Overview:
A computed fold for a 691-nucleotide part of an RNA from Candidatus Nealsonbacteria bacterium CG_4_9_14_3_um_filter_35_11, annotated as large-subunit ribosomal RNA, domain II. The RNAcentral record of the full RNA draws on ENA and SILVA. The prediction has a mean pLDDT of 82. The source organism's lineage runs through Bacteria, Bacteria candidate phyla and Candidatus Nealsoniibacteriota. Its Rfam family is "Bacterial large subunit ribosomal RNA".
Context: one part of a larger RNA
RNA sequence: GCCAACGAGUUUAUUUCUUCCUCAAGUCUAAAAGGUUUUACCUUGUAGGCAAAGUGAAAGCAAGGGUGAAAAGCCCGUAAGAGAAAGGAGUAAAACCCGAAGCCAAGCGAGCUUGCCAUGGCCAGGAUGAAUUCCGCCGAAAGGCGUAAGAAGGUCCGAACCCGUGAGUCGUGCAAUACUCUGGGAUGAGCUGUGGUAAGAAGUGAAAAGCUAAUCGAGCUUGGUAAUAGCUGGUUCUUCCCGAAAUAGUUUUGGGACUAGCCCUUCUGUUAGAUGCUGGGGGUAGAGCACUGGAAAGAAUAUCGUGGAUUUUUUCUAGAUAUUCUUACCAAACUCCGAAUACCAGCAAAAUAUGCAGGAGGAGUCAGACUGUAGGGGCUAAGCUCUAUAGUCAAAAGGGGAACAGCCCAGAUCUUCAUCUAAGGUCCCUAAAUCUGAGCUAAGUGUUUUAUAAGGAAGUGGAAUUUCUUAGAUAGCUAGGAGGUUAGCUUAGAAGCAGCUAUCCUUUAAAAAGUGCGUAAUAGCUUACUAGCUAAGGAGUUCUGCGCCGAAGAUUUCCGGGACUCAAGCUCAGUACCGAAGAUAAGAUUGAGCGCAUAAAUUUUAUGUGCUCAAGGUAGGGAAGCGUCCCUAUUAGCAUUGAAGUUGAAUCGUAAGGUUCAGUGGAGCAAUAGGGAGUGAGAAUGUUGGC
Numbered sequence: 001g002c003c004a005a006c007g008a009g010u011u012u013a014u015u016u017c018u019u020c021c022u023c024a025a026g027u028c029u030a031a032a033a034g035g036u037u038u039u040a041c042c043u044u045g046u047a048g049g050c051a052a053a054g055u056g057a058a059a060g061c062a063a064g065g066g067u068g069a070a071a072a073g074c075c076c077g078u079a080a081g082a083g084a085a086a087g088g089a090g091u092a093a094a095a096c097c098c099g100a101a102g103c104c105a106a107g108c109g110a111g112c113u114u115g116c117c118a119u120g121g122c123c124a125g126g127a128u129g130a131a132u133u134c135c136g137c138c139g140a141a142a143g144g145c146g147u148a149a150g151a152a153g154g155u156c157c158g159a160a161c162c163c164g165u166g167a168g169u170c171g172u173g174c175a176a177u178a179c180u181c182u183g184g185g186a187u188g189a190g191c192u193g194u195g196g197u198a199a200g201a202a203g204u205g206a207a208a209a210g211c212u213a214a215u216c217g218a219g220c221u222u223g224g225u226a227a228u229a230g231c232u233g234g235u236u237c238u239u240c241c242c243g244a245a246a247u248a249g250u251u252u253u254g255g256g257a258c259u260a261g262c263c264c265u266u267c268u269g270u271u272a273g274a275u276g277c278u279g280g281g282g283g284u285a286g287a288g289c290a291c292u293g294g295a296a297a298g299a300a301u302a303u304c305g306u307g308g309a310u311u312u313u314u315u316c317u318a319g320a321u322a323u324u325c326u327u328a329c330c331a332a333a334c335u336c337c338g339a340a341u342a343c344c345a346g347c348a349a350a351a352u353a354u355g356c357a358g359g360a361g362g363a364g365u366c367a368g369a370c371u372g373u374a375g376g377g378g379c380u381a382a383g384c385u386c387u388a389u390a391g392u393c394a395a396a397a398g399g400g401g402a403a404c405a406g407c408c409c410a411g412a413u414c415u416u417c418a419u420c421u422a423a424g425g426u427c428c429c430u431a432a433a434u435c436u437g438a439g440c441u442a443a444g445u446g447u448u449u450u451a452u453a454a455g456g457a458a459g460u461g462g463a464a465u466u467u468c469u470u471a472g473a474u475a476g477c478u479a480g481g482a483g484g485u486u487a488g489c490u491u492a493g494a495a496g497c498a499g500c501u502a503u504c505c506u507u508u509a510a511a512a513a514g515u516g517c518g519u520a521a522u523a524g525c526u527u528a529c530u531a532g533c534u535a536a537g538g539a540g541u542u543c544u545g546c547g548c549c550g551a552a553g554a555u556u557u558c559c560g561g562g563a564c565u566c567a568a569g570c571u572c573a574g575u576a577c578c579g580a581a582g583a584u585a586a587g588a589u590u591g592a593g594c595g596c597a598u599a600a601a602u603u604u605u606a607u608g609u610g611c612u613c614a615a616g617g618u619a620g621g622g623a624a625g626c627g628u629c630c631c632u633a634u635u636a637g638c639a640u641u642g643a644a645g646u647u648g649a650a651u652c653g654u655a656a657g658g659u660u661c662a663g664u665g666g667a668g669c670a671a672u673a674g675g676g677a678g679u680g681a682g683a684a685u686g687u688u689g690g691c
Stems, first nucleotide, its partner, number of pairs: 001691006011093009021083003026050003032044005054061002064076004096234002099231001103224006114198009123188001125157003128153001132149002135146004161185003166181004200216001202212003237625006247260005261365002263362008271353001275348006286337001287335002292331003296327009307317003368393010398409003413588004418584003424578003427562003433575001435574006446564002455549002459546010476533005482506003487501003512527001516525002589615012626680001628677008637669002645664008
């Protein structure tokens, strides 16, 4: 891991509700006794319970009572109950099952380890050389020095022995702590054998909460014990009807609960509901500046005027403050104004259309998610967070979106190799247009829902507008482009052209005191300007469509891919078609409402039938069934002419399941009507067994 078996809402008491039954102003027996066909049933048994009258604190009164001064008002009463059975729920119990860490009690442990006690044992070899002493020398002495002896030490080096510093190996090991190398102590607070002693809130501890038998911030065993678990996991057959919540208040409350909200079942009442029309109040969006505030520019007036000017002690002025006016603005806590929605009320027609209110019984929910819209917080960040409102998911499958809970379309009872559509699509992958008409794009832009900026550019299309132009524009070609004069100043020089100042006059068709290049300065080239030749459009500005640059990212070039250029891209217009579990068509099942018929003696129920509508579904509520085991009764049931079980096939039922046949098997087993449960397995790191 797989297979098989086992494995979880039970029982008792009690309260309440529903259904059904019995009796009924009553109803039921309990203990017990007797009988019998003796796990059982029948008879007796009225002790007692509930009900039959309430009310008041009570005396009491009584279909009434209490309160009260009250004939008032108010409060409580005045209509059938009792018992059995089944089912739902609550409570007390282990209370659906499994699961702690723990708490307490009584015992067992010091053959491991810690300390202590008693009695034994062990420590190769080497080094160092304290006290003390002999001798010699010095000294008055104390003593000092030298030599020799001596043998102290929690001394030194280093085996046994004890330990375990660092590293490696090992890490399903040789080993639940080892091995190798390395290392510490090694006459001491040393190591060690044997025996003894101290224990569970206790011991022992050179103290690490260490150790107390591979267990220690309280040992182990058994018991209290099925401790408790607002927590996790699991909780076993079928079909049908309805179908939530993730909110509010309170909570030592926040992953729990109670009440309300929302769901289901049942009973009662109501046309309220939705839609349309009409009528309302409002102070939001917007807008505005009339108030309250903010904030910009200008003008006038008043006051001040330190700075400046001046006629100098006077005046004027830069400027400042305030008010008023003009212009243009801003505001969640501004409003002279002011929508759309929403909300409230009235009216209207119809229906299998909903809502609302009340009573009773059963719940679940209290972690929500995203998207659109209006907002707060944040950075007008977040797949962020908090409200409101709507939708979807949750609890919703199907089609689209390449893939993709929350987006778009659309809500799956079942069947069909039928038809029409939605969103979205129609070159191929891939169902359907290489469709029709008109433009744009040249960037593979694009074919993406969304997303690229400021800025830059004779890209290209459209529109508007200004201006020049056959009295010849613009470009091109030919020719001219002069004189006073080298203007004056400056300068070494300055001659159109380093710089400063001025920028006149003349001849002209026209020609600057000069547009650029150039020279040391001149020179030279060129431009403006003019004429001719040519010949028909030229030059600018604004708005706008589609493109270009700006443009750097993490698995892989990449629109889902192939690929696509008057498109298979973008814009506009149009016609076809494809496309879903949607709609339609044909049939089937179930439910509900409204009818009809038949049966039960009527209400009601059952069956048949007609019309209309409905049938996604988690938590959850309700309804109807299937099957297993046991018991009772019936079938004077089946069975060695073959039961149960088992293998295979056929067949019936919406399903759980049923029936038949054949084989196997070799002795029991059904059907019907009831009753009773140790009654259904895939999950619980489930339990046991097998492989």